[in-house]
RNA sequence: AAUUCGCCCUUAGAGUUUGAUCCUGGCUCAGGACGAACGCUGGCGGCGUGCCUAACACAUGCAAGUCGAACGGACGAGGAGGAGCUUGCUUCUCCAAGUCAGUGGCGGACGGGUGAGUAACGCGUGAGUAACCUGCCCUUCAGAGGGGGAUAACGUCUGGAAACGGACGCUAAUAUCGCAUGACAUAUUUCCAUCGCAUGGUGGAGAUAUCAAAGGAGCAAUCCGCUGAAGGAUGGACUCGCGUCCGAUUAGAUAGUUGGCGGGGUAACGGCCCACCAAGUCGACGAUCGGUAGCCGGACUGAGAGGUUGAACGGCCACAUUGGGACUGAGACACGGCCCAGACUCCUACGGGAGGCAGCAGUGGGGGAUAUUGCACAAUGGGCGAAAGCCUGAUGCAGCAACGCCGCGUGAGGGAAGACGGUUUUCGGAUUGUAAACCUCUGUUCUAAGUGACGAACAAAUGACGGUAGCUUAGGAGAAAGCCCCGGCUAACUACGUGCCAGCAGCCGCGGUAAUACGUAGGUGGCAAGCGUUGUCCGGAUUUACUGGGUGUAAAGGGCGUGCAGCCGGGAAUGCAAGUCAGAUGUGAAAUCCAUGGGCUUAACCCAUGAACUGCAUUUGAAACUGUAUUUCUUGAGUACUGGAGAGGCAAUCGGAAUUCCUAGUGUAGCGGUGAAAUGCGUAGAUAUUAGGAGGAACACCAGUGGCGAAGGCGGCUUACUGGACGGUGACUGACGUUGAGGCUCGAAAGCGUGGGGAGCAAACAGGAUUAGAUACCCUGGUAGUCCACGCCGUAAACGAUGACUACUAGGUGUCGGUGUGCAAAGCACAUCGGUGCCGCAGCAAACGCAAUAAGUAGUCCACCUGGGGAGUACGUUCGCAAGAAUGAAACUCAAAGGAAUUGACGGGGGCCCGCACAAGCGGAGGAACAUGUGGUUUAAUUCGAUGAUACGCGAGGAACCUUACCCGGGCAUGAAAGUUAGCGACGAUUCUUGAAAGAGGAUUUCCCUUCGGGGCGCGAAACUAGGUGCUGCAUGGUUGUCGUCAGCUCGUGCCGUGAGGUGUCGGGUUAAGUCCCAUAACGAGCGCAACCCCUACCGUUAGUUGCCAUCAGGUGAAGCUGGGCACUCUGGCGGGACUGCCGGUGUAAGCCGAGAGGAAGGUGGGGAUGACGUCAAAUCAGCACGGCCCUUACGUCCGGGGCUACACACGUGUUACAAUGGUAGGUACAGAGGGCAGCUACCCAGCGAUGGGAUGCGAAUCUCGAAAGCCUAUCUCAGUUCGGAUUGGAGGCUGAAACCCGCCUCCAUGAAGUUGGAUUCGCUAGUAAUCGCGCAUCAGCCAUGGCGCGGUGAAUACGUUCCCGGGCCUUGCACACACCGCCCGUCA
Repeated sequence: AAUUCGCCCUUAGAGUUUGAUCCUGGCUCAGGACGAACGCUGGCGGCGUGCCUAACACAUGCAAGUCGAACGGACGAGGAGGAGCUUGCUUCUCCAAGUCAGUGGCGGACGGGUGAGUAACGCGUGAGUAACCUGCCCUUCAGAGGGGGAUAACGUCUGGAAACGGACGCUAAUAUCGCAUGACAUAUUUCCAUCGCAUGGUGGAGAUAUCAAAGGAGCAAUCCGCUGAAGGAUGGACUCGCGUCCGAUUAGAUAGUUGGCGGGGUAACGGCCCACCAAGUCGACGAUCGGUAGCCGGACUGAGAGGUUGAACGGCCACAUUGGGACUGAGACACGGCCCAGACUCCUACGGGAGGCAGCAGUGGGGGAUAUUGCACAAUGGGCGAAAGCCUGAUGCAGCAACGCCGCGUGAGGGAAGACGGUUUUCGGAUUGUAAACCUCUGUUCUAAGUGACGAACAAAUGACGGUAGCUUAGGAGAAAGCCCCGGCUAACUACGUGCCAGCAGCCGCGGUAAUACGUAGGUGGCAAGCGUUGUCCGGAUUUACUGGGUGUAAAGGGCGUGCAGCCGGGAAUGCAAGUCAGAUGUGAAAUCCAUGGGCUUAACCCAUGAACUGCAUUUGAAACUGUAUUUCUUGAGUACUGGAGAGGCAAUCGGAAUUCCUAGUGUAGCGGUGAAAUGCGUAGAUAUUAGGAGGAACACCAGUGGCGAAGGCGGCUUACUGGACGGUGACUGACGUUGAGGCUCGAAAGCGUGGGGAGCAAACAGGAUUAGAUACCCUGGUAGUCCACGCCGUAAACGAUGACUACUAGGUGUCGGUGUGCAAAGCACAUCGGUGCCGCAGCAAACGCAAUAAGUAGUCCACCUGGGGAGUACGUUCGCAAGAAUGAAACUCAAAGGAAUUGACGGGGGCCCGCACAAGCGGAGGAACAUGUGGUUUAAUUCGAUGAUACGCGAGGAACCUUACCCGGGCAUGAAAGUUAGCGACGAUUCUUGAAAGAGGAUUUCCCUUCGGGGCGCGAAACUAGGUGCUGCAUGGUUGUCGUCAGCUCGUGCCGUGAGGUGUCGGGUUAAGUCCCAUAACGAGCGCAACCCCUACCGUUAGUUGCCAUCAGGUGAAGCUGGGCACUCUGGCGGGACUGCCGGUGUAAGCCGAGAGGAAGGUGGGGAUGACGUCAAAUCAGCACGGCCCUUACGUCCGGGGCUACACACGUGUUACAAUGGUAGGUACAGAGGGCAGCUACCCAGCGAUGGGAUGCGAAUCUCGAAAGCCUAUCUCAGUUCGGAUUGGAGGCUGAAACCCGCCUCCAUGAAGUUGGAUUCGCUAGUAAUCGCGCAUCAGCCAUGGCGCGGUGAAUACGUUCCCGGGCCUUGCACACACCGCCCGUCA
C1' cells in the first nucleotide's frame, strides 16, 4: 500500500387480505415539527413570538423635518434715550436674547410596511463593462475678478362658501443672469510609444474651439461653505455563463419579429426608438400557450441521499387605492411629492373642492384565529445644524396572550391499629396505602417591611424601563394539579349499568343479558402547568427505488419489422486535454448549524474564537480511463465464390376425389333427422342406383412437439420471377456495429366500399323440438359473409402471457439441414456449424417452475408498471366512409383486490372397494275399522319437553284420586319437608262440633332405654337457615342419540419444505379390518380393528338334590311312587377343542382356491357386551348436580273438584281383518325362559262365563302359574259369508274411599267399514324372514294391540355392482372454508 480479513459507527418496526402459509400490494399506527386553532385545566419567572383570511374599507392621534452662522422682513421679554403730559400712563428712537410665515440650502430616493404582481437576468452563484454614473465623505491640484436684472414675503385693492387665488406697487440673498480668467476637462485634428479576444484602450507632445465660482460667523487667529479637475471610497446601472415549479388532453411561435447600414435618444450598450435594406429568429435539449408562485441565506424532517417550506432575523426584488405619465434631483418615474383617468369616501353656498394606515397604535369587516388609540428619546442609529439643540411609532422599554422554548414550585423526613371512608370479595380477605391522621423540620415561590443596582459613554449633569432585578428580616405548609389513556398495535383491570339500544372507533374492530372496547365508579399507566383533539409537513414508505424497485403467472414487454435523431460501442500507436484526478488562488456576506470557551445562580438565551458552508470561477500540473484527431489491424460486421434444404413470397396453367345442381334411364314408398321426435323432402315418383353434363370451393394419404418466414402466417402438381437463412472456402472491405423515441412498412379473423362469383358451410332470420319459460344448446331450411380484383380498417389469449443484441456458465438424449475424419462401409462411430424438442446440475425464483432456445451471471439500448373499483370510461385531439381505433383523466367509493402453494369440504370429475344400498326374493306399510303418539284446532286448563335422517307405542317400565308440574275454588305465612340451639313430655289411639276437604275448635287415655352423664322419639315457641318442575342445554357437569362397529384418528424422533405443511398413513398385493406381506426417508409408538369377557353348539372330568332311572328289589288304577344307584339325561364347577394345524394347487410372501381329509364345529362357527380423534352451539336446567338471573302474604306450600282422555281434520307407529295354506266344533301331543306370601294356587263345589265359596302345597330344579300353531275327525263351499269383528243395547263380575267425566273382564243380542289397497315406501341373507303361543317389569286395578324376553313350526333368493342411497382410500379441478343448504351475477323494491 492493497485486501474477499478483523473491529467499530450509522441504519428498529407493528396491525390489517387467509381455515392456515409464503409473496405482491395498498391502507393505518408508534416519532419529530408548527406564526397554529379548539376542549378541559391553570402557580411563578426568564427569553422569544403574535392578521397565515379581505394588496378589504378606514374615524382619531402621531410616524420628516431642520438650518436666523444664506436672505429681506414681522413680532419681540429686557435695556438705554427722547417727547407728551393726567407722575404713571401714552408715544417715539436705538440696542436686543428669542420666536416666526416667506425666499434659499440640505434632507423628504434612508429608515418603516406588505408580498398583489412577477416563471423573469426577478433571484442565487460566478464573471464582464475597452459601453457607464455616483450628493454628502477622504486625498491632491488650481481658483473665487468685476457687474446686471428680477421676485416671494410685505402694502393697497379685489374674487371665492371653502380650497385657493388675481391685479398693481416695493425689496434681499449662499436665489438668478451675462462678461473676464482657465486645464490634467470636453470636442476636432497631427504625430509617437505601448497594451488588449474584438470594437478599441492607455500614456506623451502640439494646434483650434467651449465652459467656473458665494458667501457666512468671529475682535482676531481661524472655521464652515463655493468653483474647476484628478484619484479613492460608498452606492448604483447594464451585459453574459450556469441553476430556478406543473401541464404535450398546449406543437408550432414570431412582423420591430431576426439581422444590417444610417440617424435619434440615454449616465451608458442595445430595435430602446425611427427611415431604408435583407428574410430571418426561437422550438421535442420542450418554443408558444395555460396554471401556480416573490427569490435566497436558511427552517423542519431524514442514517444519508432526498422531500417539504421561505413566519420571525438577514440579503435582493417588486408594490404603495387601480391604471398611466412625466417633473425636480447626485439619486425617483417617488408609501406620508405633482399631473391625468377610473372606482370609492368626505365637505359644499352645487359653482367647485379634499383624501389614500401593505408606517405605529386603533376601528369596522372577513375568519377557526392573532395584542395597547401605552412610556421614552436614557441607550443604539438616522436627518438638519458650526453648535446648543430640534425631529425620529426607527429603536429602547412596558402592557395583553401557557402561542413556543427553558427553569422552578405545589413541600421534606418519620409514621401500621396497615384507622375511617371508598371499591371489591370465594366473606377469609384484598386494595386505595406511608397514602391520611399524628410528630419533627424547611421556606424555593407567596405576603409584609427595609435596602437597592449594572445598563452612563465624557470632568460634571443625564434612566423610559423602575423603587424593577438583586439582597436582608419577619410570617406561615399555610395560597398553588390537572389532562389523557387502560381490547391488540401500546405502558396500564376490575365492579356495576346498558343489551346491535345508547354509544365508541387511528387501523383491525367492539355493543344482540355475564362488554378489561359503550357509560359510571374504584384502581392502574403516561405526561405534567399543562394534557388531549383537529389541521399541515417530513419520517417510517426500498410505496417513484441516484443511493435503492420491478415487468412468464401478482400492476407491467410495444403485434412485427425497417430505420433518422439520440444513447452505447473491438485490437494497437501517437497527439490534445473537454470530461476525470491533484495542487494553488479568489469567492462562497452576517446570522444560523457544529466544536471549544465565556456571560446571565442553571437552562433557554446571548457573546467570542475556530471549523464548516460538500458550490462557482481562475490558474498550474497528470494522462490510466472516457472523449477528440491522425495512422494502423482483423477477430465484430459486410462482400465474393461454391454447395445443398425448405407448405418463404408473387403470377399463370393443369389435375383428381368429394358435395350440390341439371338431363336421361332403372325402380317404389318412403327418405331424412334425433336421446326420442317433429318441421322438411317424396306417388307431379323422392331416397337408392347408372350414365352424361354444369359450377364453385378446398386440396385426403404423405404428415412428423418435421420444415420455412420478422411477425401475422404458409400444405395438390408444374412453370416463370423473387426474398431470406445455412454449410464450405478464407479472396476482398476494414468497426462499416448494437439498440432505436418520433417516422414509415407489414399485420389473423370479423367488418366497410366498388365490381365480379356463389358448390358447400353459415351470423341474422323462419319453422320444429327441449323446457316452468328457451329470444339458447339439438334438428330442418336459410341471407349477408366465406372466394376473386382493387381500396379501407389496424385490432386479437397478435401468447413462449417471456423486447432486441453480445459474451460467459456441468451434462444426457431425440430430431431437421450441412461439412470433415475414421472403419470391418446398403451402414456405423467420432468431431463440428446452424435450427428445433425433452430431461437435468449449479444458480435464480414467493412458489409454480426456468435451466446454453435462461426466468442464471454480466453489459448496452428501447418499451412499460406503481392498491381495487370508477375505466380503457368521460372530455379534448388525431386517424377512419362507418363500425370504431389511438391517446387518456377526475369526482366518488372500498380495506382490501391479487399471485403461488397447503389442508379440508365439495363436483350431475376419474379409478378401486364396501354395506339388505340396488338387484333377486319373502312379508309388510300407504286403502278399512280400532289402539296409541304427534301436529292443528278447541278450552278455565287441555302442564312441560322431544321436531329431517338422529321427534311422533319418544321422556311415560302403568294420568280415575294420588301421580301432576296445568285450571277453578278454599287455606297457610319460618312456612309441606330437612338441619342447628335452648324448653317440654309424649307420640299414638278412641271420639264430638263445623267444613267439600285441608283446616279450625274440643273431650278421654298415655312413654322407652340408661353406664344416671345422657340418649331415642315427638311437640310447640323464637332465631338462623327455607322453598321454586320459574328462565337460560347458546354459561355448564354428567348422561345420551347420530355419522358408525365405518376403519379410521394421531404422536415421538428423523428426513423434506422459507412456511402452512408433507413423509410415516403413499405404491404393489391381500383382508371383514391402517388385517397382514412386499417395497420404501423413514423408524417406532398410542387410541381404534382383532383377541382377552359372557351366552350358545361338542367332548372329558368332578359333584349328584329338589334332577335322572340302565341294572337289582318293592309297589300302584296309573306314576321314580319307594329302597337303592349316579350309568344315561340334566344341572353346577373345572378343563379340552379350531390354529389355514394337515393335504393338493397357486403365489416371493401375506394369503387365496379345493362341497379335500379329519372333525360336533372350518377359515371371524352363531349371538352379545365393547363405540377411536371428532361432527351436529344435536338432546336433556322437568332424573340428578351446578354458575348467573328472577319470585318471596308467592312463580312457595296444603286441600276439594276439573284437566292432561276435548275433536271438523292431517301425519307417524301398531293391532285385527278382508278368508278355504281358512273359519267353526270335537278329540289329542310337545317347550323354553321366568314369576309367586297383602303372592301363585293344585283339588272340590256353584255359575254358560268373568268369578265366587271352601281347601292343599310352596318363599319353591320339590308346590304352583301354564302353551299355541301342529296332528286326527266332522262341517262350512266362495257369499260381505259359519269371513270380519267395529259400534250399540241389555245383564253381570273384579279392583279400589271412589269406575259420571275416565278402568278392565264375562255373557246375551246387534253385526259397521273392509273382497288385498294410487303415487310412493319399509324390514329381512338362516334357525333368519314369516307364523304360533308363553313369560316378566311397572302395577290396587288398567285403557298392554306397547316395551323387554322365551321357546315351537320354519322358508325363498343373491346373476351381479350399470344405476339409487350411505361410507372408505387414491387422484384431479376449484373464485368454496359458516366449507355446494357454499359462493355469486343481473333486474326490481
Notes:
Small-subunit ribosomal RNA from an uncultured bacterium, 1389 nucleotides, folded computationally. The coordinates come from a structure-prediction model, not an experiment, and the mean pLDDT is 83.